[in-house]
RNA sequence: AGAGUCGGCCAGACAGCCGCUGCGGUGACCGUUCAACGGUAGCCGGGGAGGAAAGUCCGGACUCCACAGGGCAGGGUGCCAGGUAACACCUGGGGGGCGUGAGCCCACGGCAAGUGCAGCAGAGAAGAUACCGCCGGCGAUAGCCGGUAAGGGUGAAAUGGUGCGGUAAGAGCGCACCGCACGCGCUGGUAACAGCGCGUGGCAGGGUAAACCCCACCCGGAGCAAGACCAAAUAGGGAAUCCUGUGUUGCUGCCCGCAACGGAUUCGGGUAGGUCGCUGGAGGUGUGCGGCGACGCGCAUCCCAGAGGAAUGGCUGUCCACGACAGAAUCCGGCUUAUCGGCCGGCUCUCGAA
RNA sequence: UGGGCCGUCGCCAAGUGGUAAGGCACGGGGUUUUGAUCCCCGCAUUCGGAGGUUCGAAUCCUCCCGGCCCAGCCA
Numbered sequence: 001a002g003a004g005u006c007g008g009c010c011a012g013a014c015a016g017c018c019g020c021u022g023c024g025g026u027g028a029c030c031g032u033u034c035a036a037c038g039g040u041a042g043c044c045g046g047g048g049a050g051g052a053a054a055g056u057c058c059g060g061a062c063u064c065c066a067c068a069g070g071g072c073a074g075g076g077u078g079c080c081a082g083g084u085a086a087c088a089c090c091u092g093g094g095g096g097g098c099g100u101g102a103g104c105c106c107a108c109g110g111c112a113a114g115u116g117c118a119g120c121a122g123a124g125a126a127g128a129u130a131c132c133g134c135c136g137g138c139g140a141u142a143g144c145c146g147g148u149a150a151g152g153g154u155g156a157a158a159u160g161g162u163g164c165g166g167u168a169a170g171a172g173c174g175c176a177c178c179g180c181a182c183g184c185g186c187u188g189g190u191a192a193c194a195g196c197g198c199g200u201g202g203c204a205g206g207g208u209a210a211a212c213c214c215c216a217c218c219c220g221g222a223g224c225a226a227g228a229c230c231a232a233a234u235a236g237g238g239a240a241u242c243c244u245g246u247g248u249u250g251c252u253g254c255c256c257g258c259a260a261c262g263g264a265u266u267c268g269g270g271u272a273g274g275u276c277g278c279u280g281g282a283g284g285u286g287u288g289c290g291g292c293g294a295c296g297c298g299c300a301u302c303c304c305a306g307a308g309g310a311a312u313g314g315c316u317g318u319c320c321a322c323g324a325c326a327g328a329a330u331c332c333g334g335c336u337u338a339u340c341g342g343c344c345g346g347c348u349c350u351c352g353a354a
Numbered sequence: 355u356g357g358g359c360c361g362u363c364g365c366c367a368a369g370u371g372g373u374a375a376g377g378c379a380c381g382g383g384g385u386u387u388u389g390a391u392c393c394c395c396g397c398a399u400u401c402g403g404a405g406g407u408u409c410g411a412a413u414c415c416u417c418c419c420g421g422c423c424c425a426g427c428c429a
Stems, first nucleotide, its partner, number of pairs: 001350010012319007020048002023045004028040004050325001054336002057334005062223004069256004074219005079093005094108001095106004109214002114212002116208002131152002133148006160178006179203001180201009227276004238267006247261005269428003283302008320323001355425007364378003372409001380396005402418005
């Protein structure tokens, strides 16, 4: 210098003017004569979208239903250890795969419990198989009978590899080495696992569990339109159908168990106002300590959207690298997806120079 | 905001691991003097898109895209 890889950060900047929103203060006026309280202008102060606010795919908090119960069914997760409120997330490690490398990827328990599946092709597809070839026998030949998995062919897949022996030809048929499986022991490691040694076995036990299933562990349901309170209104609860107390509903489905009581569906009517939940939190920033790390503990400091048809905008000027995806709605932790451009740092490979 | 469902030819649709039925419409041909009816033939390179599992995916799994439906209180 070029190519690459991993991690972190920013998301046009500054100034002026005019608005919007909710909070605190002040305060003229009004309700009501004063106080308190409430309402509406004005003025002052400080706040006002995101890294994904998104998809709603996981996990929790919170609220109600028996603080949530027993069994079956159902769902989820799946190497090991740790982190965490929890997780399908994260960190570290093991194993496998890709890459020269930094590094990246993996739904990574069990098919040696049982059951199932494998179209077409092919002779034969799960303990199955002789189509060609090779060898032996019969035969004049054609061919027939038998042996054979070394070679060819089919297929996604055809029963371990090399060599020597062996044989009619062959074959773990026998042997040596390699591979594999199982058992035992030792070493390292918390463990997954790795390495080494000894023994046994001619090699079984092919593939598929994002097929049923088995094993281990986890999971009650609904969701802020949860839920609580106040007010108003047709009115004092409208009509139809169905089920009835061995019922119906709330607890997803079934059986128990618990609670409440008539209930469910459809049509019609009225009202869609206010307060709380509602933002101070597994919170941010800085720093010290422990830990390889995820993270934890402590100290200091800060308050940083909270609407309800739904605010966060518009104009002007200057500058530049000309601005992407996109807009909170109960709140957090993740994952996934969308995203113009730029900055910083670690590391790798190639070429060149010293 | 929360919850549920769906996507297969132009339209309606069957198929839920083994290589995309059927009907309407459309195109061609036949029958007829012509038209309708009727008869025959054709018409899905691929199941909304992408990736994965598998020998093999419309079907199983994951992530996206599009569309539809439901909902408060009196109750």

Predicted 3D model of RNase P RNA and transfer RNA as a complex of 429 nucleotides. Rfam match: Bacterial RNase P class A. It is annotated as a ribozyme. Rfam's curators write: Ribonuclease P (RNase P) is a ubiquitous endoribonuclease, found in archaea, bacteria and eukarya as well as chloroplasts and mitochondria. Model confidence (mean pLDDT): 79 of 100.